[in-house]
């Protein structure tokens, strides 16, 4: 310094649920809690998902149905970036 994750070794993160608050919702914070994760560290730059306020459209019309992120998802995938330890 590139790669590598057989066997380890000192360790990390934390799903589902839940409690409490924020958000229109997706979801996301923090406590508890561990399904798993060798990057389940970090980025929304590509796909692909989720969501529907604003806003546009129709309708049987004070609601209801379609459309649409500028919203979110890094534990969907690729990609960029940092990093621990063993082993060749």
């Nucleotide at each position: 310094c590139a790669g590598u994750g057989a066997u380890a070794a000192c360790g990390g993160c934390a799903a589902a649920c839940u409690c409490g608050g924020c958000g229109a919702a997706a979801g996301g914070c923090g406590g508890g809690g561990a399904c798993g994760c060798a990057a389940a560290g970090c980025c929304a730059c590509c796909g692909g998902u989720c969501u529907a306020a604003c806003g546009g459209a129709g309708c049987a019309c004070u609601g209801c149905u379609c459309c649409u992120a500028u919203g979110a998802c890094a534990g969907c995938g690729g990609g960029g970036u940092u990093g621990c330890c063993u082993c060749g």
Background:
This is a predicted structure of an 88-nucleotide RNA (c-di-GMP-I riboswitch aptamer) from an uncultured Pseudomonadota bacterium. Its mean pLDDT, the model's own confidence on a scale to 100, is 85. It matches the Rfam family "c-di-GMP-I riboswitch aptamer". The family is grouped with related families in Rfam's "c-di-GMP_I riboswitch clan".